[in-house]
RNA sequence: GCAUUGUUUCGGGGCGGGGUGAAAUUCCUCACUGGCAGUACAGUCUGCGAAGUUGUUUCGCGAGAAGCAACCUGAUUCGGUGAAAUUCCGAAACCAACGGUUAAAGUCCGGAUGAGAGAAACUGACC
Repeated sequence: GCAUUGUUUCGGGGCGGGGUGAAAUUCCUCACUGGCAGUACAGUCUGCGAAGUUGUUUCGCGAGAAGCAACCUGAUUCGGUGAAAUUCCGAAACCAACGGUUAAAGUCCGGAUGAGAGAAACUGACC
């Protein structure tokens, strides 16, 4: 100096008012929320993670579980400032997996006391 070969911890937010109805935090309406890294400060740029699908390997009597790979993967414009901003300021928009439910869910319940991009601290293998 340094952990892609160590350990520990952390690591996703939000339905409040009104309306209709037998029934809705699910519909209508006004509100509300925004993971991680990069970059002039980003839900909408670029990349990543989570969910889902398929294949494959290992384990299992089996149901199935885990690993790996591939696929899939939503949504923004205008004006202003500036050397630089789809990131700031102003304005107007838009988006949000799967399963469940007396009625259709970004916000309720569930998989999930899970997983995880990654962040921090310690150690000091290694060079």
Molecule: FMN riboswitch aptamer (RFN element)